A computed fold for a 73-nucleotide RNA from a Candidatus Campbellbacteria bacterium, annotated as transfer RNA.
Its Rfam family is "tRNA".
The source organism's lineage runs through Bacteria, Bacteria candidate phyla and Candidatus Campbelliibacteriota.
The coordinates come from a structure-prediction model, not an experiment, and the mean pLDDT is 82.
The sequence was found in a public genome assembly.

[in-house]
RNA sequence: GGGCCUGUAGCUCAGCUGGUAGAGCGCGCCCAUGGCAUGGGCGAGGUAAGGAGUUCGAGUCUCCUCAGGUCCA
Numbered sequence: 001g002g003g004c005c006u007g008u009a010g011c012u013c014a015g016c017u018g019g020u021a022g023a024g025c026g027c028g029c030c031c032a033u034g035g036c037a038u039g040g041g042c043g044a045g046g047u048a049a050g051g052a053g054u055u056c057g058a059g060u061c062u063c064c065u066c067a068g069g070u071c072c073a
Base pairs, nucleotide, nucleotide: 001072002071003070004069005068006067007066010025011024012023013022019056027043028042029041030040031039049065050064051063052062053061
């Protein structure tokens, strides 16, 4: 320098061919216990890496940039 892959909640990740974003863990409150652990219920938390484009509509498609991984030279 070039090819490919990844970037979604604090962390690890899902999201089926474009239709309005979720799980587990963690966090807060409550219940249960004499208390802890465990278990159960409820809840908070995301400008979807940044930007542009296509579309009635983009996490999803296209392009550029950034970061990480991998392969080639």